[in-house]
Context: one part of a larger RNA
Molecule: small-subunit ribosomal RNA, central domain
Organism: uncultured bacterium
RNA sequence: CUGGGCGUAAAGCGCACGUAGGCGGCUUUUCAAGUCAGGGGUGAAAGCCCGGGGCUCAACCCCGGAACUGCCCUUGAAACUGGGAAGCUAGAAUCACGGAGAGGUGGGUGGAAUUCCGAGUGUAGAGGUGAAAUUCGUAGAUAUUCGGAAGAACACCAGUGGCGAAGGCGGCCCACUGGACGUGUAUUGACGCUGAGGUGCGAAAGCGUGGGGAGCAAACAGGAUUAGAUACCCUGGUAGUCCACGCCGUAAACGAUGAUAACUAGCUGUCCGGGCUCAUGGAGUUUGGGUGGCGCAGCUAACGCGUUAAGUUAUCCGCCUGGGGAGUACGGUCGCAAGAUUAAAACUC
Numbered sequence: 001c002u003g004g005g006c007g008u009a010a011a012g013c014g015c016a017c018g019u020a021g022g023c024g025g026c027u028u029u030u031c032a033a034g035u036c037a038g039g040g041g042u043g044a045a046a047g048c049c050c051g052g053g054g055c056u057c058a059a060c061c062c063c064g065g066a067a068c069u070g071c072c073c074u075u076g077a078a079a080c081u082g083g084g085a086a087g088c089u090a091g092a093a094u095c096a097c098g099g100a101g102a103g104g105u106g107g108g109u110g111g112a113a114u115u116c117c118g119a120g121u122g123u124a125g126a127g128g129u130g131a132a133a134u135u136c137g138u139a140g141a142u143a144u145u146c147g148g149a150a151g152a153a154c155a156c157c158a159g160u161g162g163c164g165a166a167g168g169c170g171g172c173c174c175a176c177u178g179g180a181c182g183u184g185u186a187u188u189g190a191c192g193c194u195g196a197g198g199u200g201c202g203a204a205a206g207c208g209u210g211g212g213g214a215g216c217a218a219a220c221a222g223g224a225u226u227a228g229a230u231a232c233c234c235u236g237g238u239a240g241u242c243c244a245c246g247c248c249g250u251a252a253a254c255g256a257u258g259a260u261a262a263c264u265a266g267c268u269g270u271c272c273g274g275g276c277u278c279a280u281g282g283a284g285u286u287u288g289g290g291u292g293g294c295g296c297a298g299c300u301a302a303c304g305c306g307u308u309a310a311g312u313u314a315u316c317c318g319c320c321u322g323g324g325g326a327g328u329a330c331g332g333u334c335g336c337a338a339g340a341u342u343a344a345a346a347c348u349c
Stems, first nucleotide, its partner, number of pairs: 003321004007303002012317001014201004021194003025088007033081002035077008049065006091191001092188003095184004103177007110154001114150008125136002162169002206247006215241002220236004258316006266294013298305002322349003331342004
C1' cells in the first nucleotide's frame, strides 16, 4: 500500500463546536473540466512476448510482428460527476402558538438529623464487639427536657421516571438563561452531513491562594484479632470532603457499541405532546418524539443484537494488525508539581 476488521477476541478519540478537506436533494437549460467514441502524433534502440532465420544444437545472434496498458493534438457525444444560469420544496433553518423537564448560573429561604455550648431533671454507668479492650463518666457522663451555635446533605415523593453533547443534574422560592418536543394552509429555498489540525467543556482524586470545617475520613496513634497482622473489627484522628478564584485533563469517562441519513414483521409497559370517536370521572383509536421488556427476517464464533440493530445500504472521521518488553525509554509539547500527551527499539516466547 492492498485487504480484513473495531459490543465481549487487538481496535470507536470522554464529549461537543468547528477550519481545511471529503461527500451531498428534485426539475430545466448551458459549458464540456472529468467521462466515452473516432482520427492523428509521440511512446528511441536493446530487452520481455509471438512467428521466422543463422552458427552441427543450445546459449548467443539476425529479421519481422505484437506490445509499450502512457502522454499530447484534433473532431464529436452529453447519460453521469463537475462549472454557470433559472426554478422547486420532500433535507436544513426560521416564525407563531403550546405544554413537559433534578438542563445551566446567581441570589434567597425551610425542616429533620448530627455534633458542640449553656441550663434543668437524674445516678452509675455509658460506648463498642463475635467476645473484648483502648475511649467517655462521681470535676456528674449515657438517658431525658428547654434554649443557642455551626457546617454539610436534602428522607418520603422516587419510577429499567425526567433533563443534558458528554461529564453530570434531586428540599422550596425568585431572577437570568440553553436545548429538545408537539401543532400550523406561515417564511427562506439545499443554506446540508462529516470533520485532519484547532478550540471549548470535562467525575473523583490531586495542586495554588484565601475562607470554612458539623459529620465522614486517606495518613497517623492506640485497642483487639493473629504464628505474624504495616489489614479486615473497634476507639480516636489530620489532610481532604464544603465555598471563591485559578490549575490539572484523567476514569470500567461503559451501551466496553463514532456521527448523520434511508430502508427492513410485530407484541407489550412507561414518559411528554397532537388528532378523531364515544363520553358524568374517563375509555377507545390513531399519530409524533423519548425511554424499557420480548421477538420475525437477517446478522453473529458463540453469547446475543434485533425500527433505540450488532440487520440492509451510503458518506465522513477515529482506531487495530501476535504475547511480553510498554502505554515504558528517549525526544517534543503541556503542567507549579503530581504527571498528562505523542510514542519506539534491542531482547524474548